RNA sequence: CGGCGAAAAGGGCAAACCCGUCGAAAGGCGGGGACGCAAAGCCAGGAGUCUACGGCCUUCGGGCUAGGAUCGUCCGGCUGCCGCC
Numbered sequence: 001c002g003g004c005g006a007a008a009a010g011g012g013c014a015a016a017c018c019c020g021u022c023g024a025a026a027g028g029c030g031g032g033g034a035c036g037c038a039a040a041g042c043c044a045g046g047a048g049u050c051u052a053c054g055g056c057c058u059u060c061g062g063g064c065u066a067g068g069a070u071c072g073u074c075c076g077g078c079u080g081c082c083g084c085c
Base pairs, nucleotide, nucleotide: 002085003084004083005082012037013036017032018031019030020029021028022027035072041078042077043076045075046074047073048070049069050068054065055064056063057062
């Protein structure tokens, strides 16, 4: 430097759910809690998915729309612990 994660050490993160809080919502954040994770560390660049305040349309039932959200959906980029080859 490249590849890999079987075993090990020290550890790390934290799904669902509950409480609080912010938000129109999706969802975020804090606390509790652990289903899982070797990048479940970071970046919405590409794809997907979710939401639809506002906007547009409407047969007034609703439909469409990201500039919102998600990196714990995948791809890509950046960074990184330990060990093995």
Predicted 3D model of an 85-nucleotide RNA (c-di-GMP-I riboswitch aptamer) from a Bacillota bacterium. The organism belongs to Bacillota, within Bacteria. The model forms 95% of the base pairs in the Rfam consensus.